Molecule: c-di-AMP riboswitch aptamer (ydaO/yuaA leader)
Organism: Clostridiaceae bacterium
RNA sequence: AUUUUAAAAAUGCUGAAUUUCUGUGUAUACAGAAUACGGGGGAACCGUUUUUUGGGGUGAAUCCGGGUUUUAAAACCGGUAGGGCUGUCCUUUCGGCCCGAAUCCGUCAGCUAACCUCGGAAGCAAUGAAGGAAAGGAUUU
Numbered sequence: 001a002u003u004u005u006a007a008a009a010a011u012g013c014u015g016a017a018u019u020u021c022u023g024u025g026u027a028u029a030c031a032g033a034a035u036a037c038g039g040g041g042g043a044a045c046c047g048u049u050u051u052u053u054g055g056g057g058u059g060a061a062u063c064c065g066g067g068u069u070u071u072a073a074a075a076c077c078g079g080u081a082g083g084g085c086u087g088u089c090c091u092u093u094c095g096g097c098c099c100g101a102a103u104c105c106g107u108c109a110g111c112u113a114a115c116c117u118c119g120g121a122a123g124c125a126a127u128g129a130a131g132g133a134a135a136g137g138a139u140u141u
Stems, first nucleotide, its partner, number of pairs: 008141003012124003019034006037119005046110001054108001055105004063079004082099005088138007
């Protein structure tokens, strides 16, 4: 150094949203330049021909009933396409717990090489020898 065996150990989550440098400044901040990682526009070919019943984008976040009311709508209730968590990491299965929003463009966009352009946030959990289980594989000490 490599291989095998045995034992013990390994805090995080949603999201593309992480990591640097410089300056102001003293700070948890601001500004700028980059960056992991993401989004949009945009030929040919192919596709669509359906455009106020407007249309389209990001996103898991669509759709169906009930419901209050004079009528309609909201609030509210139940479900649902779909999505997330379950603790070192990956895959499968079982069980359990949750979400099923919000917002942007502005009459306009199918796909799409070259090319152009934008984002690179925000919000949470615990402070314990803890963290549901089974199978297979893997990394580090």